Transfer RNA from a marine sediment metagenome, 71 nucleotides, folded computationally. Its Rfam family is "tRNA". Rfam classes the family as a transfer RNA. The prediction has a mean pLDDT of 82.
[in-house]
Order: sequence, then structure tokens, then C1' cells
RNA sequence: GGGCCCUUAGCUUAAUGGUAGAGCUCCCGCCUUGCACGCGGAGGAUAGGAGUUCGAUUCUCCUAGGGUCCA
Repeated sequence: GGGCCCUUAGCUUAAUGGUAGAGCUCCCGCCUUGCACGCGGAGGAUAGGAGUUCGAUUCUCCUAGGGUCCA
């Protein structure tokens, strides 16, 4: 320098172009003398930018980061 792949919540991850879900964690409440466990509830995310489309996590392009292969 070039090819391919990946980037979604604090972490691990789902989602055939049609309301972004789940588990764990964190917070609040119940339970307990108290802690833990358990139960209930709440908050929190599509790497950044542009394009196509009625509609983009999904398709296209650029940028950034990471992985892998070639030179």
C1' cells in the first nucleotide's frame, strides 16, 4: 500500500427495509433485624458523516477504530 470481516445499553449479544429487543450489571421499591437470594419497576444503545427510499441497525459511498490475509 491492497483484499476481506467487524463496530447496537456499562458488558455479552438479537433484529428478512416497517414501533430497536433480551441476559447480566447499575438505580428504585417489596421481602429480611441486616446482607445475600428472590419478586416488581425504571433508566440507558445502532462508531461518525452523506446518499437511495414513503421509511435504513439493515442497501451504497466516505471517514475513524479493531481483527485477519497478501505484498